[in-house]
RNA sequence: GGCGAUGUAGCUCAGUUGGUUAGAGCGGGCGUUUCAUACGCGCUAGGUCACAGGUUCGAAUCCCGUCAUCGCCA
Numbered sequence: 001g002g003c004g005a006u007g008u009a010g011c012u013c014a015g016u017u018g019g020u021u022a023g024a025g026c027g028g029g030c031g032u033u034u035c036a037u038a039c040g041c042g043c044u045a046g047g048u049c050a051c052a053g054g055u056u057c058g059a060a061u062c063c064c065g066u067c068a069u070c071g072c073c074a
Stems, first nucleotide, its partner, number of pairs: 001073007010026004019057001028044005050066002053063002
């Protein structure tokens, strides 16, 4: 340099004929329980859906570009 894949919560990941408020587990906080801690149970916070532009009434999802990571080729 060429080709391909991936990018969604602090971490690991779901999320398709494009459609109302974007989710799970773990982790964090609070409560409950205990003499106390851990475990368990309940509640709760936390997201510019990598960035920018476009299409559309409507985009995490479709199109184009850029960036980052990984793989293959040279």